Context: one part of a larger RNA
RNA sequence: GAAUCAACGCUGGCGGCGUGCCUAACACAUGCAAGUCGAACGCGACUGGGGCUUCGGUCCCAGUUGAGUGGCGAACGGGUGAGUAACACGUGGGUGACCUACCUUCGAGUGGGGGAUAACGUCCCGAAAGGGACGCUAAUACCGCAUAACAUCCUGUUUUUGAACAGGCGGAGAUCAAAGCUGGGGAUCGCAAGACCUGGCGCUUGAAGAGGGGCCCGCGUCCGAUUAGCUAGUUGGUGAGGUAAUGGCUCACCAAGGCGACGAUCGGUAGCCGGCCUGAGAGGGCGGACGGCCACACUGGGACUGAGACACGGCCCAGACUCCUACGGGAGGCAGCAGUGGGGAAUUGUGCGCAAUGGGCGAAAGCCUGACGCAGCAACGCCGUGUGAGUGAUGAAGGCCUUCGGGUCGUAAAGCUCUGUCGGAGGGAACGAACGCUCUUGAGGUUAACAGCCUCGGGAAUUGACGGUACCCUCAAAGGAAGCACCGGCUAACUCUGUGCCAGCAGCCGCGGUAAUACAGAGGGUGCAAGCGUUGUUC
Numbered sequence: 001g002a003a004u005c006a007a008c009g010c011u012g013g014c015g016g017c018g019u020g021c022c023u024a025a026c027a028c029a030u031g032c033a034a035g036u037c038g039a040a041c042g043c044g045a046c047u048g049g050g051g052c053u054u055c056g057g058u059c060c061c062a063g064u065u066g067a068g069u070g071g072c073g074a075a076c077g078g079g080u081g082a083g084u085a086a087c088a089c090g091u092g093g094g095u096g097a098c099c100u101a102c103c104u105u106c107g108a109g110u111g112g113g114g115g116a117u118a119a120c121g122u123c124c125c126g127a128a129a130g131g132g133a134c135g136c137u138a139a140u141a142c143c144g145c146a147u148a149a150c151a152u153c154c155u156g157u158u159u160u161u162g163a164a165c166a167g168g169c170g171g172a173g174a175u176c177a178a179a180g181c182u183g184g185g186g187a188u189c190g191c192a193a194g195a196c197c198u199g200g201c202g203c204u205u206g207a208a209g210a211g212g213g214g215c216c217c218g219c220g221u222c223c224g225a226u227u228a229g230c231u232a233g234u235u236g237g238u239g240a241g242g243u244a245a246u247g248g249c250u251c252a253c254c255a256a257g258g259c260g261a262c263g264a265u266c267g268g269u270a271g272c273c274g275g276c277c278u279g280a281g282a283g284g285g286c287g288g289a290c291g292g293c294c295a296c297a298c299u300g301g302g303a304c305u306g307a308g309a310c311a312c313g314g315c316c317c318a319g320a321c322u323c324c325u326a327c328g329g330g331a332g333g334c335a336g337c338a339g340u341g342g343g344g345a346a347u348u349g350u351g352c353g354c355a356a357u358g359g360g361c362g363a364a365a366g367c368c369u370g371a372c373g374c375a376g377c378a379a380c381g382c383c384g385u386g387u388g389a390g391u392g393a394u395g396a397a398g399g400c401c402u403u404c405g406g407g408u409c410g411u412a413a414a415g416c417u418c419u420g421u422c423g424g425a426g427g428g429a430a431c432g433a434a435c436g437c438u439c440u441u442g443a444g445g446u447u448a449a450c451a452g453c454c455u456c457g458g459g460a461a462u463u464g465a466c467g468g469u470a471c472c473c474u475c476a477a478a479g480g481a482a483g484c485a486c487c488g489g490c491u492a493a494c495u496c497u498g499u500g501c502c503a504g505c506a507g508c509c510g511c512g513g514u515a516a517u518a519c520a521g522a523g524g525g526u527g528c529a530a531g532c533g534u535u536g537u538u539c
Base pairs, nucleotide, nucleotide: 001539002538003537004536006535007534008533009532010531013385014384015383016382017381018380019378020377021343026341027340028339030338031337032336035072036071037070040069041068043066044065045064046063047062048061049060050059051058052057079296080295081294089220090219091218092217093216094215095214098213099212100211103209104208105207106206107205108204109203110202111145113143114142120135121134122133123132124131125130151175152174153173154171155170156169157168158167159166180201181200182199183198184197185196188195189194222268223267224266229259230258231257234256235255236254237253238252239251240250241249271293272292273291274290275286276285277284278283298319299318300317301316302315321332322331323330324329351374352373353372357371358369359368360367361366388418389417390416391415398409399408400407401406422480424475425474426473427472428471432466436462438460439459440458441457442456443455444454445453446452483528484527485526486525487524488509489508490507494523495522496521497520498519504511505510
């Protein structure tokens, strides 16, 4: 000099864009942060309409709503950096050792049955959390059967290859599927439901793709030798188990290996990277915000479900802690967003909205979304801008200095003439909105069809948290808006007074003991400026 997730002191007009617990991965009151689907299913409540009625009710339809069964999601998104010196990360490869829900493309199929169960009802236990018995019921829940191949298993042959568990052509057999829901319809059948025809969404089973992931390998990745030897599932083999998959991953047996001064082992420290800071560069330091990967979710362990977790707002066990209790027993996990206590030099509101973008569910309308979009607080940072402009010499008054002549603050002020940025008041007023839905209209596809559905287009109406904000216009008015550090040398800037090795200063050298440009105050000056200094840290 530059930089900073900064803090402290003095001071502080406005705006834009960013950033904001670096410490206790300390403990947490309260609210919210993951739901959704009635076009999978049965039931209850309410509202409206309709049918029957002995006027007590009962049945049907539509809508709203509640819990439940079921599906998908909850493994994403969000937080933190404790652990980890490791294939964790980075980079380049391998997988002839693998998986992949939803999505896209292509092929085939979707036949026919069965038994339950929650909700609900009755009863019982419990303070509660909750639990039990009996009875009823539905499904895209569950279970058989049928059919089934270029699927799987077994097996023959052949091709590629260094190598077949890969590809092709075969074979006798064995094994494995499925579910419905919802629109429209001229004729025919049917009392009706429907059959039938035709769309959409699903379901099953294959093949491929995209995107995502698992595993393996080469190289790179801090300090210490005042850590020199380390290792028994240890190193390898055979066989088996396990996994989506290779492998001591696990196990049985066999062998005695494996690593190490090219630093094993041990100890310390640390999430890694893109990047950021500095520097002419080489290099050095750092890894906050943003993006990628990893790890963790009170501490430790475990599995379940699932395409995917060994799962932050799931489950079980143990532990510590907190809370409730009728003392028998229960409940909880902010390193999500706010917020509280605590620690600390130090880090914000228990805000608004789903309008946009994105995500989940849904056919859709839509619902949910502390992701996100916004506004709030903080000069914490960067950038922009203002605090006026012109004129004005009896060089006023006053301060300070003085050699007492004067010098200086100083065109500075006052005065006069203007302007109107910001701030204030009044008025107008956005972009971000596109889609989607609804209405209308046109073309094309599907189809027996001018229904319906799908695709593309024209028109209309509707949707904004921010926000009456940005922006524009008008009004008044120089009015509301400058400080901080320094002035001995380094280093730009000097005098007076006070003090008298005192009080004090100080980054280094050093100042102060009676003429201190170095302390304190004042006048003047210098440098920066809504900041200026100090301290910490890095180059």
About this RNA:
Predicted 3D model of a 539-nucleotide part of an RNA (small-subunit ribosomal RNA, 5' domain) from an uncultured prokaryote. Its mean pLDDT, the model's own confidence on a scale to 100, is 83.